[in-house]
The RNA shown here (transfer RNA) has 72 nucleotides and comes from Candidatus Praeruminimicrobium purgamenti.
RNA sequence: UCCGACAUAGCUCAAUGGUCGAGCAUCCCGCUGUUAACGGGAGGGUUGUAGGUUCGAGUCCUACUGUCGGAG
Numbered sequence: 001u002c003c004g005a006c007a008u009a010g011c012u013c014a015a016u017g018g019u020c021g022a023g024c025a026u027c028c029c030g031c032u033g034u035u036a037a038c039g040g041g042a043g044g045g046u047u048g049u050a051g052g053u054u055c056g057a058g059u060c061c062u063a064c065u066g067u068c069g070g071a072g
Stems, first nucleotide, its partner, number of pairs: 001071007010024004018055001026042005048064005
């Protein structure tokens, strides 16, 4: 320099173009003599940035940024 993949909750990951969810973590409650474990619930999102297409974009297109891999 070129090519490809990825970027979504604090972390790890889902999500046919049609209301962004789960596990873990955090907080609350229950259970227990207490803790742990277990059960129930709650909070937590500018879907990397900027545009485009569309009635509608996490999803499709373009550029950029970052990470990883490959070629030279």
It was read from a public genome assembly. Rfam family: tRNA. Rfam classes the family as a transfer RNA.